[in-house]
RNA sequence: UGUCGGGUCCCAUGCAAGCUUCGGGACGUGAACCUGGUCAGGCGGGGAACCGAGCAGCCAUAAGCGCUUCCGGGCUGUGCGUGGUAAACCCGACACCU
Repeated sequence: UGUCGGGUCCCAUGCAAGCUUCGGGACGUGAACCUGGUCAGGCGGGGAACCGAGCAGCCAUAAGCGCUUCCGGGCUGUGCGUGGUAAACCCGACACCU
């Protein structure tokens, strides 16, 4: 000096990790009246049987809120892989030259 191989860096990508005032799901909570159901008592109608509306309570649920070892999105001076790798740098082998 050249060739080859490997590495760093770089690019793409997979998985994981971290973050997220992003979306969804599950769960919990959740309405004096202004949601639904069931409606004691009481109220109204009726001679009565019974009927009607319906407060509280109870049940369910909306928005909202909380939580999440669920799913997804986004981000990354994180980890481990895979593929690529022009140039640069580093390491090794070989050949040649001085």
The RNA shown here (Bacterial small signal recognition particle RNA) has 98 nucleotides and comes from Sedimentisphaera cyanobacteriorum. Rfam family: Bacterial small signal recognition particle RNA. From the family's description: The signal recognition particle (SRP) is a universally conserved ribonucleoprotein involved in the co-translational targeting of proteins to membranes. By type it is a non-coding RNA gene. A reference for the family is Regalia et al. (2002), "Prediction of signal recognition particle RNA genes", Nucleic Acids Res. RNAcentral holds the sequence, with entries from ENA.